[in-house]
Context: one part of a larger RNA
Molecule: small-subunit ribosomal RNA, 5' domain
Organism: uncultured bacterium
């Protein structure tokens, strides 16, 4: 000098863009953050409509009725494995990079192809009964389905056998025969929407390997499933991943083992570069979800807002027993030098469900707070004295500095205040129109609602220099000097050093220098 997720002191007009718990992965009140589908199902608690009964002149009230719109709870499907948060752990195939899988999986999506036959069963809801303070149950009876099961058939799979072709060692691809095993689901306005098998694609993942990846040798030896084999189990799949048996191996001075520290990368800062340092915001990967462990479901989890167990903590309790997990968004306490609102909207983008309308979405988009940073703008502009007053200084009837600074004259109006106008973010949905064809719940084009931000940005007019400057320094390094006070005191200080009676170094005044809505200090890196 540059830099920062900064903090502190003094000061502060505006805007744009960005950033904002670096500490206690400390504890958390409250609200919200994952639902959706009635075009799978039985139903009807509540609401609306229709129908009926009773009361009433009527309005209306009340009861019945699933007939319709729809729909709480329930069964079922898809989604809750994404998105969002944090950096505890991890020195590791974790990450980066380059390869491999002849050892693998992949819901939703796309393409090709074939199929959807017959039968049976249960459990919720509802109903009856019953336990409990609650959380939550228990018993009995009934019932539907795209719920569950059985049978049939089928490319397929497995085993045996056989043929052709190929290669990368174990081998791979395609075809034939036999045996075994092995699917499906309906709904409908009959168009569709779905279901099952197989093959292929795409995407996403799993596994393996080469190389790279911090410090310590005042850590020198480490290792028993250890290293390898045979056989098995397990897995989507290879493998001591696990197991029985057998062998005695394997790693290490090219640093094993042990200890410490740490998420990794793209990148960021600095530097002429080489290098050094860092990994906050954004993106990719990994790990984690009070702590530790475990599996279930599922295409996918060993699952942040699922389950079970243990532990610590907090809460409720009728003392028998229960409930909870903000490292989601806000917010609270604590810690700390220090880090924001218990805001708005689904309008856009994206996600889940749905045929759609739509519903949900603290993802996201916006707004709020903070000079935390970067950038931009303003606080006026021109004229105006051999130079007022005041202040300060001197060699003091005088002069110098402040200083064109002010006054005064003219001008402008960014900003501000007042008034008026005011886009784009909106693509499209239902509906309407036109066109196309294989004529449909079809497709394309045109038209056509919807804006949180916000009457904001922006534009125009009016008014009036009006609303707007500080901070640090001035001994040398280092740009900038004098007076007074103080008297080794009070104090300054990054280093050298100043201060003991004329201090350009302390404190104040005047002046000056530097930067400027900032300026200094502290901390850290180069």
């Nucleotide at each position: 000098g540059g830099a920062u997720g900064a903090a502190c002191g003094c000061u502060a007009g505006c805007g744009g863009c960005a950033g904002g718990c670096u500490u206690a992965a400390c504890a958390c009140a409250u609200g919200c953050a994952a639902g959706u589908c009635g075009a799978g199902g039985g139903g009807c608690a509540g609401c609306g409509c229709g129908g009926g009964g009773c009361g009433g002149c009527a309005a209306c009230g009340u009861c019945c009725u699933g007939g319709c719109g729809g729909c709480g709870a329930c069964c079922g499907g898809c989604g809750g494995a994404a998105g969002g948060g944090u950096g505890c752990g991890u020195a590791a195939c974790g990450c980066g990079u380059g390869a491999g899988c002849g050892a693998c999986a992949u819901g939703c999506c796309c393409g090709u192809u074939g199929c959807c036959u017959g039968g049976g069963g249960a459990c919720a809801a509802c109903c009856g009964g019953u336990g409990g303070a609650a959380a939550c149950g228990c018993c009995g009876a009934c019932u539907a389905a795209u719920c569950c099961c059985c049978a049939a058939u089928a490319u397929g799979a497995u085993a045996u056998u056989u043929g052709u072709c190929c290669g990368c060692a174990u081998g791979g691809a395609c075809g034939g025969a036999u045996a075994u095993u092995g699917a499906a689901a309906g709904u409908u306005g009959a168009g569709g929407c779905g279901g099952c098998g197989a093959c292929g694609g795409a995407u996403u993942g799993g596994c393996u390997c080469g190389c790279g990846u911090c410090c310590g040798a005042u850590u020198a030896g480490c290792u028993g499933g250890u290293u390898g084999g045979c056989g098995g189990g397990g897995u989507a799949a290879c493998g001591g991943c696990c197991c029985a048996c057998c062998a005695a191996g394997g790693c290490u001075a090219c640093g094993a083992u042990c200890g410490g520290u740490a998420g990794g990368g793209g990148u960021u800062c600095u530097g002429a570069g080489a290098g050094g340092a860092a990994g906050g915001u954004c993106c990719c990967c990994c790990a984690c979800a009070a702590u530790g462990g475990a599996a279930c479901u599922g295409a996918g989890a060993c699952a942040c807002g699922g389950u079970c167990c243990a532990u610590a903590c907090u809460c409720c309790u009728a003392c028998g027993g229960g409930a909870g997990g903000c490292a989601g968004c806000a917010g609270u306490g604590a810690g700390g030098a220090a880090u924001a609102u218990u805001g708005g909207u689904c309008a856009a983008u994206g996600g889940g469900c749905g045929g759609a309308a739509g519903c949900c979405u603290g993802a996201a988009c916006c707004a709020g707070c903070c000079a935390u940073g970067c950038c931009g703008c303003g606080u006026g502009c021109g004229g105006g004295a051999a130079g007022g007053a005041g202040g300060c200084c001197c060699u003091a009837u005088g002069g110098g500095c402040u200083g064109u600074g002010a006054a005064c004259c003219g001008c402008u109006u960014u900003u501000g205040c007042g008034a008026g106008g005011g886009g784009g973010c909106a693509a499209u949905a239902a509906g309407g129109g036109c066109c196309a064809c294989g004529a449909g719940c079809u497709g394309g084009c045109c038209u056509g609602a919807u804006g949180a931000g916000a009457g904001u940005a922006c534009c125009u007019c009016g008014c009036g220099a009006a609303u707007a400057a500080g901070c640090a320094u001035c001994g040398g390094c280092u740009a900038a000097c004098u007076c007074c006070g103080u008297g080794c005191c009070a104090g300054c200080a990054g280093c050298c050093g100043c201060g003991g009676u004329a201090a350009u170094a302390c404190g104040g005044g005047g002046g000056a220098u530097g930067c400027g809505a900032g300026c200094g200090u502290u901390a850290u890196c180069c």